[in-house]
Background:
Model confidence (mean pLDDT): 76 of 100. The RNA shown here (SAM riboswitch aptamer (S box leader)) has 100 nucleotides and comes from Pseudoxanthomonas suwonensis. Rfam family: SAM riboswitch aptamer (S box leader). From the family's description: The SAM riboswitch is found upstream of a number of genes which code for proteins involved in methionine or cysteine biosynthesis in Gram-positive bacteria. The organism belongs to Pseudoxanthomonas, within Bacteria.
RNA sequence: UCAAGACCGGCUGAGGGGCAGGCCCGACGACGCCGGGGCAACCUGAGGGUUCAUUCCUCAAGGUGCCAAUUCCUGCGGGGACCUGAGGUCUGCCGGCAGA
Numbered sequence: 001u002c003a004a005g006a007c008c009g010g011c012u013g014a015g016g017g018g019c020a021g022g023c024c025c026g027a028c029g030a031c032g033c034c035g036g037g038g039c040a041a042c043c044u045g046a047g048g049g050u051u052c053a054u055u056c057c058u059c060a061a062g063g064u065g066c067c068a069a070u071u072c073c074u075g076c077g078g079g080g081a082c083c084u085g086a087g088g089u090c091u092g093c094c095g096g097c098a099g100a
Stems, first nucleotide, its partner, number of pairs: 001100002007036005015025003019075004037067003042063003045059005071098001076095003079091005
């Protein structure tokens, strides 16, 4: 930093999306593996702007990552709105946990 972006072919054959709940994907072949293609711009590199420090923009060659759904949603604490007897419902509002 994580609301954007990016799919074809082959092999295989039943589960998969971390966990729980939900909700989805999946024999019209998911998940996984291989090949090719692509996206992005984290690292390296090239060019440019800028500052006291720094930082930003462009390119995309190599590495890395990614190519269902916001990191699919929620989980812990708080804010706001509505209803209320305890309390409940909603909320792309804030922070936290976990993950990449």